RNA sequence: CAGUUAUCCAGAAAGGUGGAGGGAAAGGCCCUGUGAAACCUUGGCAACCUGCGACAGCAAGGUGCCAACUCCUGCCCGUGGCGUGUCCCCGGGGAAGAUAUCGA
Numbered sequence: 001c002a003g004u005u006a007u008c009c010a011g012a013a014a015g016g017u018g019g020a021g022g023g024a025a026a027g028g029c030c031c032u033g034u035g036a037a038a039c040c041u042u043g044g045c046a047a048c049c050u051g052c053g054a055c056a057g058c059a060a061g062g063u064g065c066c067a068a069c070u071c072c073u074g075c076c077c078g079u080g081g082c083g084u085g086u087c088c089c090c091g092g093g094g095a096a097g098a099u100a101u102c103g104a
Stems, first nucleotide, its partner, number of pairs: 001103001003102001005100004013042005021031003026073003043066003048062002050059003070096001075093004080088002082085001
């Protein structure tokens, strides 16, 4: 980083530095001087790879993660509501994205 496969309604934050942004992008809606991003320290969650194994699991070495379902939506299909609107609710699929595994 093309691509492959799997997962994405669970879970898990304190301190220091820093000083205005952040939640991928667009539109929303949020978070944020009661301190954003980033970096550091410590802690934690989880169990993809890994190790062990009685193949149920156990451990936690490599990643990952620790506001909000991937924060929500968009494109398609379907159920429903009344205020009939480029409206709202719900369900399924897709796109995009994230992480891991394999991989040129």
A computed fold for a 104-nucleotide RNA from Candidatus Geothrix skivensis, annotated as SAM riboswitch aptamer (S box leader). The source organism's lineage runs through Bacteria, Pseudomonadati, Holophagae, Holophagaceae and Geothrix. Model confidence (mean pLDDT): 85 of 100. Of the family's consensus pairs, 97% are formed in the model. The sequence was found by an Rfam model in a public genome assembly.